RNAcentral holds the full RNA, with entries from ENA.
Predicted 3D model of a 522-nucleotide part of an RNA (small-subunit ribosomal RNA, 5' domain) from an uncultured bacterium.
Rfam family: Bacterial small subunit ribosomal RNA.
Context: one part of a larger RNA
């Protein structure tokens, strides 16, 4: 000069940013991924209607015993109705969005190419098409296992779930033809002929929308290969058997020792292989004229991980932080037979540390997710809340005012400074309080922030000043204590009896709501 700081002393007020670098240790509690009833079947709400058993008023009678009569209510079933709920089957979303840097010295980042070797749910566009059947299963009943978690056994049922047929090309595969291109292997357009594969419906009086199949072009995201770049240590000199090529298969969405059988014996290295250390990498920050050094908090971009290790499944996508199965360590529950979990998401708790905050508010904004939609979610976000952690701005009054007051200091006792400084007149109203009024942020409508900001009015200087230095470096000096003591110290170096260098006071110097120290880098 820097700071994601810590520490000491102090500490008005506003805006914007910023806040576990330590233990990728352990984690209570909430919350942090749902949604569609316009795909299903079911169940249940509510409201009409219609019914059946209870109820039994009013009113009629009445030999006063009672009979007749049937409202209100209140319960059960059926039926239709609904912008009404939903457990389950179904979709589509949990692969974004957060969060964290241990691994990674590597095609992990960067930067430039490459795929004639790829894939892509939704999105945009074009082309065609959606005939006509089967069968089961959750839910639900029955019966029944278990303490629980969670089942089993049997029957019935739907569907945009699941399966055959048919229809079938510019798709895929086989054989074959013709033209033209390129980078090697081959691409590409046209054709013959053969085989092989789709499909679902649902809203709505309808128009008509949303949706379904196959293909084809973009788009957007991803995969993969390459060239150069990318810490330190030679007190690391040899390293290497899937190693290095090949031929053949498997496998992938695909090119490859990526696997695998066989064959060959290669490959890499003083242009630093292997071994060890050490570290996510980038845009960018800091510092310097510059070249460079250091650095990678926050913000963007991209790797990689999600208690540890390994593994697949599902899906366009993962080998998946709030999914699944194994194994291991820890925790917790049990009827001991067996289950449960995973904050490196938001907050918060314990630990560790010199250190790092609220178990807060709201979906009004942007943006994400389903859905025709209305809406629903959303600790992404957008706000509040605490910390002077940073940085910027503002104030703690503003003009007069010498009897140069008292006090304090210190003196050669005359005086000197403290000092216009106050006191005491005049004034102002930033911040402040108090009333009052009140945005924009938001398209008609819909604010968490927030009765915030802002603006008006009253009030009254009133509530707001430390800190570190003072021997040279280096701005700024005296007077008393102390007497190599006590102490100071960044270097030089002060202190042994007049100390501008310790301590304490006056006084000065410099910054200033901060100031000093410390620790890192330039």
């Nucleotide at each position: 000069g820097a700071c994601g700081a810590a520490c000491g002393c102090u500490g008005g007020c506003g805006g914007c940013g910023c806040g576990c670098c330590u233990a990728a240790c352990a984690c209570a509690u909430g919350c942090a991924a749902g949604u569609c009833g316009a795909a299903c079947g079911a169940a249940g709400a509510c409201a009409u209607a219609c019914u059946g058993a209870c109820g039994g008023a009013a009113g009629c009678u009445u030999u006063c015993g009672g009979g007749c009569g049937g409202a209100a209510g209140a319960u059960g079933g059926u039926a239709u109705g609904u912008a009404c709920u939903u457990a389950g089957u179904g979709g589509c979303g949990g692969a974004c969005g957060g969060g964290u840097g241990a691994g990674u010295a590597a095609c992990g980042c960067g930067u430039g190419a490459g795929u004639a070797a790829c894939c892509u749910g939704c999105c945009u566009u074009u082309c065609a098409g959606a005939g006509g059947g089967g069968g089961a299963u959750a839910a639900c009943g029955a019966c029944u296992g278990g303490a629980a978690a969670c089942g089993g056994u049997c029957g019935c049922u739907a569907a945009u779930a699941c399966c055959g047929c048919a229809u079938a090309a510019c798709a895929u595969c086989g054989c074959u033809g013709u033209a033209u291109c390129g980078c090697a292997u081959g691409g590409u357009a046209c054709g013959g002929c053969g085989a092989u594969c789709a499909a679902a419906g649902g809203a709505g009086u309808a128009a008509u929308c949303c949706g379904c199949u196959g293909a084809g072009a973009g788009a957007u995201g991803g995969a993969c290969u390459c060239g150069c770049g990318u810490c330190c240590a030679a007190u690391u000199a040899g390293c290497u058997a899937g190693a290095u090529g090949g031929c053949g298969g498997g496998g992938u969405a695909g090119a490859g020792g990526c696997c695998c059988a066989c064959c060959a014996u290669g490959g890499c290295g003083a242009c630093g292989a292997u071994u060890g250390g050490u570290a996510g990498c980038c845009g960018g920050a800091c510092u310097g004229a510059g070249a460079g050094g250091u650095u990678g908090a926050a913000c963007g971009g991209c790797c990689a991980c999600a208690u540890u290790g390994g593994g697949a499944c599902u899906g366009a996508g993962a080998c998946a932080c709030g999914g699944c199965c194994c194994a291991g360590a820890c925790u917790c529950c049990u009827a001991c037979g067996g289950g449960a979990g995973g904050c490196a998401g938001c907050a918060g708790u314990g630990g560790g540390g010199a250190a790092u905050a609220u178990u807060g508010g709201g979906c009004a904004a942007u943006g994400g997710g389903g859905g025709a939609a209305a809406c629903c979610c959303u600790g992404a976000c957008c706000c509040a809340g605490c910390g002077a952690c940073g940085c910027c701005g503002c104030g703690u009054g503003a003009g007069g005012g010498a009897a140069g007051a008292a006090g304090g200091u210190u003196u050669u006792c005359g005086g000197a400074u403290u000092g216009u400084a106050a006191a005491c007149c005049u004034c102002u109203g930033u911040c402040c309080u108090c009333g009052g009024u009140g945005a924009a942020g938001a398209u008609a409508a819909u604010g968490a922030c927030g009765g915030u900001a802002g603006c008006c009015g009253a009030g009254g200087a009133g509530g707001a000043a430390g800190c570190u230095c003072c021997g040279g470096c280096u701005a700024a000096c005296u007077a008393c204590g102390u007497g190599c003591c006590a102490g100071c110290a960044g270097c030089c170096g002060c202190g042994g009896u007049a100390a501008u260098a310790c301590g304490u006071a006056g006084g000065g110097a410099g910054c200033a709501a901060g100031c000093g120290u410390u620790g890192u880098c330039c």